The prediction has a mean pLDDT of 87. A computed fold for a 90-nucleotide RNA from Halosaccharopolyspora lacisalsi, annotated as SAM riboswitch aptamer (S box leader). The model forms 89% of the base pairs in the Rfam consensus. It matches the Rfam family "SAM riboswitch aptamer (S box leader)". Rfam describes the family as follows. The SAM riboswitch is found upstream of a number of genes which code for proteins involved in methionine or cysteine biosynthesis in Gram-positive bacteria. It was read from a public genome assembly, where an Rfam model found it.

[in-house]
RNA sequence: AAUCCAUCCCGAGCGGCUGAGAGAUCUGGCUCGUCGAAGCCGCAGCAACCACCCGACGCGGGCAGGUGCUACCGCCAGGACCGAUGGAGU
Numbered sequence: 001a002a003u004c005c006a007u008c009c010c011g012a013g014c015g016g017c018u019g020a021g022a023g024a025u026c027u028g029g030c031u032c033g034u035c036g037a038a039g040c041c042g043c044a045g046c047a048a049c050c051a052c053c054c055g056a057c058g059c060g061g062g063c064a065g066g067u068g069c070u071a072c073c074g075c076c077a078g079g080a081c082c083g084a085u086g087g088a089g090u
């Protein structure tokens, strides 16, 4: 990286550095942002996909070790071989 499966209206933010954009992409809206966006770092938190543990084992419960996530339904509508995350996989 091809491919397959599952999920995407629940939940969870502060500080430091930095400095103008951001909410994936296109069009149209709506919103966030110098009272500090995105990014990086630290700490905190949320969550059971994988691992692990238990049981009456197609299932249920537990547990933050590996990932992930912490404005708005993946912000909304339409479009596209759409995207993100986890697991499998040659």
Stems, first nucleotide, its partner, number of pairs: 001090001003088006013043005021032003025079005044070003049066002052062004074082001